[in-house]
């Protein structure tokens, strides 16, 4: 930084999509470790349980406990005595009563704290927040400083005791008692209030200082004697309250809102100002600079993204606010209208003895619910911080730690080096082999982070309690010692063993890095966009390989970016979306020259603020990093000092912008009134007679009751011929006979006046074609609707005949148009040329023709420039400025809803859901057009002959069948593949057989007996037997065995090669270089002529070239030369019945070969002096002499896998192979192509003449004989210029038939024969006799042919045993017509339109139907 996607291609517009970054995330697959941070985004849903706010005995009374000691009681053990019953001594345990001590305990009175800390974001669009100010309108506990003071009294009350009520919660009564609890009195300042005096200050209300008088108001004690407290006042600090400027989302389809509302006066209330509250008075106040209403939302520091400007977000951390189940209320207090206080109400939950009570996790954990989704009912107060306390200390789910989660980020690891038999295996291929996985593995050497085990082991701890000593200003300081660690035996360090325990995920058609095989077959599926998949899928699924990232990787969601796709930076509006239909004009925005002032904007310096954290920069600390620490940087706002160019403001002045005046001028500008002629229709009368009218053609209609036509007169309404234009006027819509009246605007000239008075213009107002609406007139023409007639498949249309509303007028409404120059208004500037309208000036003919200049309008061309291009181009779409309007993908849709307007019709404003990946503009190449121009072709026309009707032949469709094998399908399939299906062919069917096979290559074994002949069985294939005798080392041959394989006319001509058809023998198709164009492309190849031709000439930003055309080739037409058999025979000779038959000859014909000839060369004319054309001469032939071969780039996915070849797929005792028989020959029909006819230009009979080109040995076969004939028998000659096929026929001559289903026509059928062949039943051809069908020239329609052609006549050949009416050739006879290019078909060139490019057999709209 861009990319994909609209097209056949191009440029542009424009949307959609992708690559990046991010997240409090979630889901899928996977998962080694550590550091740091994070973790209910949803139900401000409901909550079990525990904990989260207490502390002070140095304020107080009482109680209990412990200890000490005292007293009385009590009398044990021990000791002594004993008569053994006991006695004495001794004084313990024990309880009791005072007292003292305690760092003991909980309750109570009292003090301080529960207003902090912690949570949440429901509400809030607000002075809530941010920022900067104000408070002369305020408060502030604890803390600090200062001054002063604390005198003397009093009465209660909880606790407690007793009694009572209640299930409980709790409460009541009586009695006792203390205080730093409570209440008087005294004193009292610098305190408060009121009334005065003086001084100073402020932006205002006002404030400050000094002072006089009057009135009012305080206190508390405790103690270990060290201290801690109390009261008043002032000051400080800290924290707050209130007020103000500026900033702070969306909707105008929310435009008006508001009654304490706005202000005043007087009160009340408050710490304090204030309608905060109240009484009275006034009627204000807010609002397009967006009030009100509705929706959404906590705000900010910041976070994400971005080059930035911006856009998005408001988790964690920090500041502020708000809230604490919901709503309300106050109390206490320095502070609350109070999360773990109170009261009331409500909902919910719980307890209950039913009478009543209790509760509030949006504190930390935790539970349920909701949800895609978010953790432990952990440890400690060691540190930091908070509350209380003099302190020790107590409390602290704040905090610090730990636990869970890859949810984020940073770091580390899963090994490193060597190692080629490039292993095995996998995958791929052209496959005895190669490639790849891959130095990868194995193997060798080394290392040990992390993990495991073992040992050691922190910092975080500073302080201060306490102890000792010292100093002094005596309650503080210094020095020394000094218990105290939740985390944690953690971090960290050391050692040991051992590569040991540690890799996945996504992607691989393009965008976008990465490719092959198999499977699947528009199925299954993929997909972010374009799009993949219908049998060879790099896009589906799997595999191998590769690419990317990596303890993660993908997907989904959301945000920014890319998107200059809302454009301030940084867009547009002629045609892509977009200029309002036009004017006037309000607010607003913008505004000419000179000059003075000011300092609001602007610029600069300094100061304040801009919290911390974050970001940037520079350093430092954890091994690094993340992380943490330190230093530093600031837009904005406020203050202050200055500058004065520009903008603003104030003042002065000017005339060029604008306006006024004077003089001329043009005009279909407007309104009203009057007048005019032509035309049309109607009326009356005349003339006149059969039609008129209308159309592509008709009909409806009118007309003998007299139309149309024509003449005269009259009436009506509407529109104004010619002039007329590329003209004029108007703001636009629009305006056209003539005259008059009224009235608007414009231009030119003069330069007298005003002195910036201007431009634009949201709202608003006005005007506004046609159609339409209302009321009343009018109505000649025309004419929606309607009726009839035509057209048509239909025709609710186009055409015709009628015809209502309307068209016209007056008044009113409506308010839209392709209201267009698809181009808003204004101003200035920027080459030229030319036409025209209206002025003016100078010059000036023929006294005003014209020339020149200068204004205003209106056209054309064009430079620069602009533009995507087309184009625009002083009348800009150029260069700039100002203002307004409008646009942001297509469809849905200018639709719905709402509102406004309207009598209605309808107009204005104007969405969304959903859906598509485009829609679109300009230009390009083609193709197409019932567009144009030019030209050609048997294309039409002009002719000749056919087809379509009949019979037959043949091919096809269809049907049938066991099979009727397959292919060919408009032209360009259909007498086509097939130059020839009885068997074969043959691919089809039935049946019988074979399975390494009928055929090829390779291995092994065996061998005697291959080919061939014969016999038997059989339908045959085949089987069996006999003869035979090649070969017999190998080879070959045969058999057998096993396997690779053979074989396939099976599929795909849409996988292909080759070949072919067709457009079309049409004149075209391209390239190089140059030039033009942003480009696709164009030019050349277009143009003027000409040609059969892109043939040639000329011109030309083109110059050349290639494939085509032509020519070169073959054949034919003329001549020459050479040669002369098998061809020929003029002369000579021979010869016969005759014949080049013979000798001979090369003259001729002919044959073969080589030359010549034709080139617009010559003449005349036309043409542009060209090319060329026309005519002529000569010539066998004349302008390409005739014919053939030859087929450019390409089109039709044209034809052919069945000629052949071939990829892939399929069959393998069969989809292969062999055989017999059948079928391809079927037959109600339909079509194509032919043959023969329908007759007299003919049929039949007789006589008679003239070809060319071919073929021939399994052949052609003379001749003779037989037969009526097909043909048969014998058989010469000829591998052919020799012989044969082989008599050409039509024609000609003579005769006959006489217009008929015939002496036409020959189908069909019967009979008898012939030939080929193994075999003519299905299913061949020929002959003869007999039979004698349809058919009398063919509907719509359609084909061929332009000269030796059509037509007609016969001859030959290929295939072939036999079998052409087909096909391919050959000659004979031998025409007619062509005015011409309007039309049909096909083609070429130029041009034009296009929404087509699969290219008009296109595209596409509506309706209906089916799914």
């Nucleotide at each position: 930084a861009g990319a994909g996607u609209u097209u056949g291609a191009u440029c542009c517009u424009g949307g959609c999509u992708c690559a990046g970054g991010a997240u409090g995330a979630a889901c899928g697959c996977u998962g080694g470790c550590g550091g740091c941070g994070u973790g209910c985004u949803u139900a401000a849903c409901a909550c079990a349980u525990g904990c989260a706010a207490g502390u002070c005995g140095a304020a107080c009374g009482a109680a209990g406990c412990a200890c000490g000691g005292g007293g009385a009681c009590g009398g044990a053990a021990g000791c002594c005595c004993u008569c053994c019953g006991g006695g004495g001594u001794g004084g313990a345990a024990g309880g009791c009563c005072g007292c003292g001590u305690g760092a003991c305990u909980g309750a109570g009175u009292g003090g301080c704290g529960g207003a902090c800390g912690g949570g949440u974001g429901a509400g809030u669009a607000a002075c809530g927040c941010g920022u900067g100010g104000g408070u002369a309108a305020c408060c502030u506990g604890c803390c600090c400083c200062a001054u002063a003071c604390a005198g003397g009294g009093g009465g209660a009350u909880a606790a407690c005791a007793g009694c009572c009520g209640g299930a409980a919660a709790c409460g009541g009564c009586u009695g006792c008692u203390a205080a730093u609890a409570c209440c008087g009195c005294a004193u009292g300042c610098a305190c408060a209030u009121g009334c005065g005096g003086g001084g100073g200050c402020g932006c205002a209300u006002g404030c400050c200082c000094c002072u006089g008088c009057a009135u009012g108001g305080a206190a508390a004690g405790c103690u270990u004697u060290c201290g801690c407290g109390g009261u008043a006042u002032g000051g400080g600090a800290u924290g707050g309250g209130c007020c103000c400027g500026c900033g702070u989302c969306u909707g105008a389809u929310u435009a008006g809102g508001c009654a304490g509302u706005u202000g005043g006066c007087g009160g009340g209330g408050u710490a304090a100002c204030g309608g905060c509250c109240c009484a009275c008075c006034a009627a204000a106040c807010c609002g397009a600079c967006g009030a009100u209403c509705a929706g959404u939302a906590g705000c900010c520091g910041g976070c994400c993204u971005g080059a930035g400007a911006g856009g998005g977000c408001a988790a964690c951390c920090g500041g502020c606010c708000a809230c604490g189940c919901u709503g309300g209320u106050a109390c206490u207090g320095a502070g609350a209208c109070a999360c773990g206080g109170a009261c009331c109400a409500g909902a919910c939950u719980c307890c209950u003895a039913c009478g009543g009570g209790a509760g509030g996790c949006a504190g930390c954990a935790g539970u349920g619910a909701g949800g895609a989704a978010u953790a432990u009912u952990g440890g400690u107060c060691a540190a930091u911080g908070g509350g209380c306390g003099g302190g020790a200390g107590c409390c602290u789910g704040a905090a610090c730690c730990a636990g869970c989660c890859a949810a984020g980020u940073c770091g580390c690891g899963u090994g490193a080096g060597g190692g080629a038999a490039g292993a095995c295996g996998g995958c791929c291929c052209u496959a005895u082999g190669g490639g790849u996985u891959g130095u990868a593995a194995a193997c060798c050497u080394c290392u040990u982070u992390u993990g495991u085990c073992a040992g050691g082991g922190a910092g975080c701890a500073a302080g201060g309690a306490c102890u000792g000593c010292c100093a002094c200003g005596c309650g503080u300081g210094g020095c020394a010692g000094g218990g105290c660690g939740a985390g944690a035996g953690u971090a960290c360090c050391u050692g040991a063993a051992g590569a040991a325990a540690a890799a996945g995920c996504a992607u691989c058609g393009g965008c976008u890095a990465a490719c092959u095989c198999c499977g699947u077959g528009c199925c299954a599926g993929c997909a972010g966009c374009c799009g993949c998949g219908g049998u060879a899928a790099u896009a589906c699924g799997g595999a191998g390989g590769a690419u990317g990232c990596g303890a993660g990787c993908g997907u989904u969601a959301u945000c920014c970016g890319g998107a200059u796709u809302u454009a301030u930076u940084g867009g547009g509006u002629u045609u892509a979306a977009a200029g309002g239909g036009u004017g006037c004009g309000u607010a607003g925005g913008c505004g000419g020259g000179c000059u003075g002032g000011u300092a609001a904007g602007u610029c600069a310096g300094c100061g304040g603020u801009a919290a911390a954290a974050u970001u940037g920069u520079g350093a430092g600390g954890c091994u690094c990093a993340a992380c943490c620490u330190c230093a530093u940087c600031g837009a904005g706002c406020c203050g202050u000092u200055g500058a004065a160019a520009c903008u603003g403001c104030c003042g002065g002045u000017c005339u060029u912008g604008a306006g006024u005046g004077g003089g001329c001028g043009a005009g279909a500008a407007g309104u009203a009134u009057g007048c005019g002629g032509a035309a049309u229709g109607c009326g009356u009368g005349g003339u006149g007679u059969a039609g008129c009218g209308g159309u592509g053609a008709a009909a409806u209609g009118c007309a003998u009751a007299g139309a149309u036509a024509u003449c005269a007169c009259g009436c009506a309404g509407a529109a104004c011929u010619c002039c007329g234009a590329u003209u004029g006027c108007g703001a636009a819509g629009g305006c056209a006979g003539c005259a008059u009246a009224c009235c608007g605007g414009c231009g030119c000239c003069c330069a007298a006046c005003u002195g910036a008075c201007g431009c634009u213009g949201a709202a608003g107002c006005a005007c506004g074609a046609a159609a339409g609406c209302g009321u009343g007139g009018g109505u000649a023409u025309c004419g929606a609707a309607c009726a009839g007639g035509a057209u048509u498949a239909g025709a609710u249309a186009c055409c015709c005949u009628g015809g209502u509303a309307g068209u016209c007028c007056a008044c009113g409404c409506a308010g839209u148009a392709a209201a267009c120059g698809a181009u808003g208004a204004a101003u200035a500037c920027u080459a030229a040329u030319u036409g025209u309208u209206c002025g003016c000036g100078u010059c000036g003919a023929g006294u005003g023709a014209g020339a020149c200049g200068u204004g205003a309008g209106u056209g054309a061309u064009a430079c620069a420039g602009c533009g995507a291009a087309a184009g625009c181009g002083u009348u800009a779409a150029g260069u700039a400025u100002u203002c307004c309007a409008c646009c942001u993908g297509g469809g849905g849709a200018g639709u719905a809803c709402g509102c406004c307007g309207g009598c209605a019709a309808c107009g204005g404003u104007g969405a969304a859901a959903c859906u598509c990946a485009a829609a679109g503009g300009a230009a390009u190449u083609g193709a197409c057009g019932g567009g144009g121009g030019c030209c050609c072709g048997c294309a039409c026309a002009a002719g000749c002959g056919g087809u379509g009707g009949a019979g037959u032949a043949u091919g096809u469709g269809g049907u049938u069948u066991a099979a009727u094998u397959c292919g060919a399908a408009g032209c360009a399939a259909c007498g086509c593949g097939a130059a020839g299906a009885a068997c074969c062919u043959u691919a089809c069917c039935a049946g019988g057989c074979c399975u390494u096979g009928a055929c090829a290559u390779g291995g092994g074994a065996u061998g005697c007996g291959a080919a061939g002949a014969u016999g038997c069985a059989g339908a045959g294939a085949u089987g069996c037997a006999u003869c035979g005798g090649a070969g017999g080392u190998c080879a070959a041959c045969a058999u057998c065995c096993a396997c690779a394989c053979a074989g396939g006319u099976g599929g795909u001509g849409c996988a292909u090669g080759g070949u072919u058809g067709u457009c079309g023998u049409c004149a075209g198709c391209u390239c190089g270089u140059g030039u033009c164009g942003u480009g696709a492309g164009a030019u050349g190849u277009u143009g003027g002529g000409u040609c059969a031709a892109g043939u040639c000439c000329c011109g030309c930003a083109a110059c050349g070239a290639g494939c085509g055309c032509a020519a070169c080739c073959c054949u034919u037409g003329u001549g020459g030369c050479a040669u002369g058999u098998u061809g020929c025979u003029a002369a000579c000779a021979g010869g016969a019945a005759a014949a080049g038959c013979u000798g001979a000859g090369g003259a001729c014909u002919c044959a073969u070969g080589c030359c010549a000839g034709a080139c617009u060369g010559c003449c005349g004319g036309u043409g542009a002096c060209a090319a060329a054309c026309c005519g002529g001469a000569g010539g066998a032939a004349g302008g390409c002499g005739g014919g053939g071969a030859u087929g450019a780039c390409g089109u039709c996915a044209a034809a052919u896998c069945a000629u052949c070849a071939u990829g892939c797929c399929c069959c393998u005792u069969a989809u292969g192979g062999c055989c017999u028989g059948g079928g391809c020959u079927a037959c109600a029909c339909a079509c194509g192509u032919a043959c023969u006819a329908c007759a007299a230009u003919g049929g039949c009979g007789g006589c008679u003449a003239c070809a060319a080109a071919g073929a021939g040995c399994a052949g052609c076969g003379a001749g003779a004989c037989a037969g009526g004939g097909a043909u048969g028998u014998c058989g010469a000659g000829c591998g052919a210029a020799u012989c044969u096929c082989a008599u050409a026929a039509a024609a000609g001559c003579c005769g006959u038939c006489c217009c008929a289903g015939u002496u036409c026509g020959g189908a069909u059928u019967g009979g008898a024969g012939g030939c080929u062949g193994c075999a003519a039943c299905c299913c061949g051809c020929c002959u003869c006799c007999a039979u004698g069908a349809a058919g009398u020239u063919g509907g719509a329609a359609u084909c061929g042919c332009u000269a030796g052609u059509a037509a007609u006549c016969g001859c030959g050949g290929a295939u072939c045993a036999g079998c052409a009416u087909g096909c391919c050739g050959c000659g004979g006879u031998g025409a007619a017509c062509a005015c011409g290019u309007u039309c049909c078909c096909g083609g070429g060139c130029c041009u034009u339109g296009u929404a087509c490019u699969c290219a008009c057999c296109g595209c596409c709209c509506g309706u209906c139907a089916a799914g």